This is a predicted structure of a 74-nucleotide RNA (transfer RNA) from a Bacteroidota bacterium. Rfam family: tRNA. Rfam describes the family as follows. Transfer RNA (tRNA) molecules are approximately 80 nucleotides in length. Its family is annotated with triplet codon-amino acid adaptor activity in the Gene Ontology. By type it is a transfer RNA. RNAcentral holds the sequence, with entries from ENA.
RNA sequence: GCGGGAUUAGCUCAGUAGGUUAGAGCGCCAGAAUGUGGCUCUGGAGGUCAUGGGUUCGAAACCCAUAUCUCGCC
Numbered sequence: 001g002c003g004g005g006a007u008u009a010g011c012u013c014a015g016u017a018g019g020u021u022a023g024a025g026c027g028c029c030a031g032a033a034u035g036u037g038g039c040u041c042u043g044g045a046g047g048u049c050a051u052g053g054g055u056u057c058g059a060a061a062c063c064c065a066u067a068u069c070u071c072g073c074c
Stems, first nucleotide, its partner, number of pairs: 001073007010026004019057001028044005050066005
């Protein structure tokens, strides 16, 4: 330099023939339970879906560019 893949909550990830509040587990906070703690149960907070544009009535998803990580080729 060329080509492929990944980027969604603090962490690990799901969510693809575009559609009506964006999710799970772990973690965090509060409560229940317990003599205390752990385990368990209930509830809650936390996201401009990597960034910038485009297409569309409507984009996490489709198109383009950029950034970071990663794999391969030269």